[in-house]
RNA sequence: CGGAGAUGGUGUAACUGGGAACAUAACGGUCUCCAAAACCGUUGAUCUGAGUUCAAAUCUCAGUCUCCGCG
Numbered sequence: 001c002g003g004a005g006a007u008g009g010u011g012u013a014a015c016u017g018g019g020a021a022c023a024u025a026a027c028g029g030u031c032u033c034c035a036a037a038a039c040c041g042u043u044g045a046u047c048u049g050a051g052u053u054c055a056a057a058u059c060u061c062a063g064u065c066u067c068c069g070c071g
Stems, first nucleotide, its partner, number of pairs: 001069006009024004018054001026042005047063005
């Protein structure tokens, strides 16, 4: 200097702007002599700031951090 990325505790989605989803974890329950497994339910997230728009995880600008490449 160029490119990619940042979304619940963790790992990933979100189909070219339109109600943020899944798995796992945690918690509660059923079951069990107890526990594990299984099943049911609950909780919790868009890196920060600004802009565009009726509407932004998604577009624009600036910043922070991580990874890759070049010098």

RNAcentral holds the sequence, with entries from ENA. Predicted 3D model of a 71-nucleotide RNA (transfer RNA) from Moorena sp. SIO1F2. Its Rfam family is "tRNA". It is annotated as a transfer RNA. Rfam's curators write: Transfer RNA (tRNA) molecules are approximately 80 nucleotides in length. Its family is annotated with triplet codon-amino acid adaptor activity in the Gene Ontology. RNAcentral records the identical sequence in 2 taxa.